Predicted 3D model of a 333-nucleotide part of an RNA (large-subunit ribosomal RNA, domain IV) from Marinobacter sp. Model confidence (mean pLDDT): 88 of 100. RNAcentral holds the full RNA, with entries from ENA. Taxonomically the source falls in Marinobacter (Bacteria, Pseudomonadati, Pseudomonadota, Pseudomonadales).
Context: one part of a larger RNA
RNA sequence: UCGUGGCUAAGGAACUAGGCAAAUUCGAUCCGUAACUUCGGGAGAAGGAUCCCCUGGUGCCAACUUCGGUUGGUAUCGGGGCGCAGUGAAAAGGUUCAAGCGACUGUUUACCAAAAACACAUGUCUCUGCUAAGCCGUAAGGCGAUGUAUAGGGACUGACACCUGCCCGGUGCCGGAAGGUUAAAGAAGGGGGUUAGCUUCGGCGAAGCUCUUGACUGAAGCCCCGGUAAACGGCGGCCGUAACUAUAACGGUCCUAAGGUAGCGAAAUUCCUUGUCGGGUAAGUUCCGACCUGCACGAAUGGUGUAACGACUUGAACACUGUCUCGGCCACG
Numbered sequence: 001u002c003g004u005g006g007c008u009a010a011g012g013a014a015c016u017a018g019g020c021a022a023a024u025u026c027g028a029u030c031c032g033u034a035a036c037u038u039c040g041g042g043a044g045a046a047g048g049a050u051c052c053c054c055u056g057g058u059g060c061c062a063a064c065u066u067c068g069g070u071u072g073g074u075a076u077c078g079g080g081g082c083g084c085a086g087u088g089a090a091a092a093g094g095u096u097c098a099a100g101c102g103a104c105u106g107u108u109u110a111c112c113a114a115a116a117a118c119a120c121a122u123g124u125c126u127c128u129g130c131u132a133a134g135c136c137g138u139a140a141g142g143c144g145a146u147g148u149a150u151a152g153g154g155a156c157u158g159a160c161a162c163c164u165g166c167c168c169g170g171u172g173c174c175g176g177a178a179g180g181u182u183a184a185a186g187a188a189g190g191g192g193g194u195u196a197g198c199u200u201c202g203g204c205g206a207a208g209c210u211c212u213u214g215a216c217u218g219a220a221g222c223c224c225c226g227g228u229a230a231a232c233g234g235c236g237g238c239c240g241u242a243a244c245u246a247u248a249a250c251g252g253u254c255c256u257a258a259g260g261u262a263g264c265g266a267a268a269u270u271c272c273u274u275g276u277c278g279g280g281u282a283a284g285u286u287c288c289g290a291c292c293u294g295c296a297c298g299a300a301u302g303g304u305g306u307a308a309c310g311a312c313u314u315g316a317a318c319a320c321u322g323u324c325u326c327g328g329c330c331a332c333g
């Protein structure tokens, strides 16, 4: 000097990104225990008291018993003793208030992330009639399932409570079949090559074979017509107007498939922004309650609440402390 451990006057978070670390608390019995609540909880809430030793009595229990008791335990009422201290060492919750997120127990980045991420019970949509759909395999075969729509697969949501608005124009999916378009294939006809034959010797040219062109026929799909948003998704602008001002219930106009409903809102979302007001502090870019001017919330990509729960995140308080003012001392390695 470093590491580990112990003590520390006065103060007590002034430390720090942050009470990180440390300290406090800790057992048993009795008393007592709030808001809120899904009536189960919350709760060991919080907050108190007692605990050792000697001795007297009382009730109950157990074992043994020679039936007289003996021993042990437990509860309770008294008397007394000692120490700073009686769960005398060790082991053994710090607590409370408020908010966010996620209902919960669970799962996860083996070796920098344990969470608000994943899962979850619940809800909804959709596919599947059994040789099921879906999946693995070239196949045989297998899973699904020795199951059968109260079943199985896929997708989204994520307990519970109250709810879940408008838009089908685009994309997707489902349904439709009149018309348009349309492949392979078929194919009337046309053109070329070849040559039996004919020939005025220039050519013409049947059948077959062959190259090519091709009206027309021709399914699904697409176009088209409907449906469908707990399918992918989307959910406006400008101008004017009330007897102070301000604001605009109201009116006009343009555009759209439809113009954001309920609820929430400077939010895990707010740029301007440390918005403004209130609370807490002597002092508060954080926090809580409001306001609404929502740059750029919003309803199963779920919206808003919510008891319980959380090695989650944020703010506050009590207790406690070498975190600090600000250091010091001791032991061991």
Stems, first nucleotide, its partner, number of pairs: 002333007010325002014323001019320001027051005036041001038159001052081013082086001094318007101310002106118002123156006134143003160305004165235003170232002172228005179223003185217002189213006197204002236254005263297001264294001275291005